[in-house]
Context: one part of a larger RNA
RNA sequence: AGCUUCUGGUGGAUGCCUUGGCAUCGACAGGCGAUGAAGGACGUGUAAACCUGCGAUAAGCCUCGUGGAGUCGGUAAAAGACAUUGAUACGAGGAUUUCCGAAUGGGGAAACCCAGUGGGCUUCAUAGCUCAUUAUCAGUACGUGAAUACAUAGCGUGCUGAGGCGAUACCUGCCGAACUGAAACAUCUAAGUAGGCAGAGGAAUAUAAAUCAAACGAGAUUCCCUGAGUAGCGGCGAGCGAAACGGGAAGAGCCCAAACCCAAUGUUUACAUUGGGGGUUGUAGGACUUGCAACAUGAAAGUGGAUCUUUAGCCAAACAUCUCUGGAAAGUGAGGCGACACAGGGUGAUAGCCCCGUAGGCGAAAAAGAGAAGCAAUCUAGCGAGCACCUGAGUAGGGCCGGACACGUGAAACCCGGUCUGAAUCUGGGGAGACCACUCUCCAAGGCUAAAUACUCGUCGAUGACCGAUAGUGAACAAGUACCGUGAGGGAAAGGUGAAAAGAACCCCUGUUAGGGGAGUGAAAUAGAAUCUGAAACCAGUAGCUU
Numbered sequence: 001a002g003c004u005u006c007u008g009g010u011g012g013a014u015g016c017c018u019u020g021g022c023a024u025c026g027a028c029a030g031g032c033g034a035u036g037a038a039g040g041a042c043g044u045g046u047a048a049a050c051c052u053g054c055g056a057u058a059a060g061c062c063u064c065g066u067g068g069a070g071u072c073g074g075u076a077a078a079a080g081a082c083a084u085u086g087a088u089a090c091g092a093g094g095a096u097u098u099c100c101g102a103a104u105g106g107g108g109a110a111a112c113c114c115a116g117u118g119g120g121c122u123u124c125a126u127a128g129c130u131c132a133u134u135a136u137c138a139g140u141a142c143g144u145g146a147a148u149a150c151a152u153a154g155c156g157u158g159c160u161g162a163g164g165c166g167a168u169a170c171c172u173g174c175c176g177a178a179c180u181g182a183a184a185c186a187u188c189u190a191a192g193u194a195g196g197c198a199g200a201g202g203a204a205u206a207u208a209a210a211u212c213a214a215a216c217g218a219g220a221u222u223c224c225c226u227g228a229g230u231a232g233c234g235g236c237g238a239g240c241g242a243a244a245c246g247g248g249a250a251g252a253g254c255c256c257a258a259a260c261c262c263a264a265u266g267u268u269u270a271c272a273u274u275g276g277g278g279g280u281u282g283u284a285g286g287a288c289u290u291g292c293a294a295c296a297u298g299a300a301a302g303u304g305g306a307u308c309u310u311u312a313g314c315c316a317a318a319c320a321u322c323u324c325u326g327g328a329a330a331g332u333g334a335g336g337c338g339a340c341a342c343a344g345g346g347u348g349a350u351a352g353c354c355c356c357g358u359a360g361g362c363g364a365a366a367a368a369g370a371g372a373a374g375c376a377a378u379c380u381a382g383c384g385a386g387c388a389c390c391u392g393a394g395u396a397g398g399g400c401c402g403g404a405c406a407c408g409u410g411a412a413a414c415c416c417g418g419u420c421u422g423a424a425u426c427u428g429g430g431g432a433g434a435c436c437a438c439u440c441u442c443c444a445a446g447g448c449u450a451a452a453u454a455c456u457c458g459u460c461g462a463u464g465a466c467c468g469a470u471a472g473u474g475a476a477c478a479a480g481u482a483c484c485g486u487g488a489g490g491g492a493a494a495g496g497u498g499a500a501a502a503g504a505a506c507c508c509c510u511g512u513u514a515g516g517g518g519a520g521u522g523a524a525a526u527a528g529a530a531u532c533u534g535a536a537a538c539c540a541g542u543a544g545c546u547u
Base pairs, nucleotide, nucleotide: 001546002545003544004543006541007540008539009538015532016496017495020467021466022464023463024462025461026460027459028458029456030455031165032164039100040099041098042055043054044053046078050074051073061094062093063092064091065090066089070082071081072080105114106113107112115134116133117132118131119130120129121128136162137161138160139159140158141157142156143155144154170201171199172198173197174196175195181188185235211218212217222249223248224247225246232240233239253448254447255446256392260277261276262275263274264273265272266271267270282426284391285390286389288386289385290384291383292382298379299378302375303374307370308369309368310367311366313362314361315360319335321334322333324331336353337352338342344356345355346354397421398420399419400418401417402416403415407433428443429442430441431440432439483490484489503531506518507517508516509515
């Protein structure tokens, strides 16, 4: 020096654990905000760096309810307090709630600076303090009021509303790419996607046939299955890609405009406007005139509040048995008991009967939600005959140009927009994929409408052939922290003594708040705080062998 054995060191793998995550299901909730939000800054404790709570009434104040012995958050100790005259705690309702922030009196480099008006305090007075108020836009009512006569613009005042945030979700509308694919690329595709803007709701959109169908019929919309990768579209390339029928979920239908009648108002005397009645459809219906019949039925809004639910809680069975091992019994052996409770967790090892719970049952002063009966208002109906008044106009349709329909201009209907045009009026009009005829079917140019459907920032409960600290969220820990970056932004590492701190009094070594040796605690200290287990690399020593 090498190899090997052993003993240690270093190191933190592995095993075990789980306070944290992940996913799904059910129920709830689906908003907050000028009564100042979300989010922050600064404060606030006897002492207080951080977190949490709170706001100059500042780990809190008041009332009501629950609860019943300890309490003053994480957080120990000290000091000092509170509490059966019911504290702490939990729930409901209130009070307070600095400054910034839509931020809104003006300004501003957020958490700061400086004001006006009215009231109060104070001062001899000025100054100062304090309370309230003062942004903009829109709507509405009123006042005032230019050039400019009437007017209008403008200005002012009162009242009402908006603004911002949120879940990078879901929904609607407007604007709208490229990479890519086509083995290149231009039509095409990606894709009406990503992204931007606007808006809304707990859902949104759509919705009561100018729909489909096919010679039979169906009967609003939405969603699922199927039809079907079909019919089709397509440099007929790449690709794109329906609908009806059928089966399910859910189920709900209504209101205006007009004709006509009445009233009021206006004036140019013929109308117009406003209000009320009337009326709402396709087998046409309604108005008007007239005949017959009838006094029902229902309704999604109001009131009402039985009852139920949520936000604290309460009761809840059965060994205090003996034996052994052990530091410890829940383990072993023996005997007993409960069970509408043998889900689960904890307790010094593995507990139905020790504790919390669990099955089952009970409970609300207050607030919130759902909501039956009842009540009141309003609305809602038939069968004929006559008459020919009404039934949504710059609309339907057409030309040109675009868009959207699965459909790329195609034979291209149907639908939407720009532009130029432009009907009919029930003996009417639209559609049935150019167009025409016949036939069938529906009634546009006004509006509302629950449910079935989509999503999850969040609350409660439950579950897992999900993870177990290089995993699972980036984050089990003072984590969106430390740190990096001018900034947008990027973004960690880091869990485990023990059953219990019983966390090592006292002594010794020493320059030691270092480290160690005794002593002591403990079942264990090679469990000693750099703390469970403690692999390997690496280091040291010991012994053997070889050189």